[in-house]
RNA sequence: GUCAACGAUAGAGGCGCGGAGCACAUCAGUACCCCCAUCCACAGACCGGACAGUCUGCGGGGAAAAGGGUGUUCCGCCGAAGGGGAGGCCGGGAGUCCGCCCGCCUUCGCCUGGGCCGUCGGGGAACACCCGGCGGACUGUCACGACCAGUGGAGCGCUAUCGCCGUC
Numbered sequence: 001g002u003c004a005a006c007g008a009u010a011g012a013g014g015c016g017c018g019g020a021g022c023a024c025a026u027c028a029g030u031a032c033c034c035c036c037a038u039c040c041a042c043a044g045a046c047c048g049g050a051c052a053g054u055c056u057g058c059g060g061g062g063a064a065a066a067g068g069g070u071g072u073u074c075c076g077c078c079g080a081a082g083g084g085g086a087g088g089c090c091g092g093g094a095g096u097c098c099g100c101c102c103g104c105c106u107u108c109g110c111c112u113g114g115g116c117c118g119u120c121g122g123g124g125a126a127c128a129c130c131c132g133g134c135g136g137a138c139u140g141u142c143a144c145g146a147c148c149a150g151u152g153g154a155g156c157g158c159u160a161u162c163g164c165c166g167u168c
Base pairs, nucleotide, nucleotide: 001168003166006163007162008161009160010159011158014078016077017076018075019074020073021072022071023070024069032062033061034060035059036057043056044055045054046053047099048098049097050096051095081112082111083110085108086107087106088105090103091102092101093100113139114138116136117135118134119133120132121131122130123129141153142152143151144150
C1' cells in the first nucleotide's frame, strides 16, 4: 500500500421523526347553569343487551372544556420514531352485570428506509385527522447491469475517517 471481517466515531436521506410552549379554527351556540313553560301516557334519546332510571320545549338569558387538528417557536434527533398482536393494571363511555370501544402505564415477541396520493376497513363529532390492508408513482441508498434503460434488497442498511487482526 491492498482486500475482507470486526470495532469506534462522525455523517446523509426530506412535504424526514418525536416532544414542549404559544396562537387559531373545529368541537359548539353543544354539554352545563339560570329563568319561563311542561309536569299523565305514548314515543324517542342516553355505545349494545338485561334491569332500574333520567331527559325531551322551532321559549329567553349566560356559556365551556377535553380528546383530535393546523400554524409557529424552541428543544431533542435520523430506529429518528411509529405500528399492530397477545397479556397485566388503572381510568373513561350517567347506575349495576355482561359485551364492545377509547385512553395512561407496563410485559413479551413481531413489522416498517422515507414521506406523498388513491381506495377499502377501523378509530373519530367530523367530509379534518390518525391507524391498518391493498394499489400507485416519487425519493435516498446499496447490489446487479458497460455508464444507460431496467431489475432487486432493506436501516441488522448506506457513506466517510480511524483502529484492530490477517493476506499479499
Molecule: Lysine riboswitch aptamer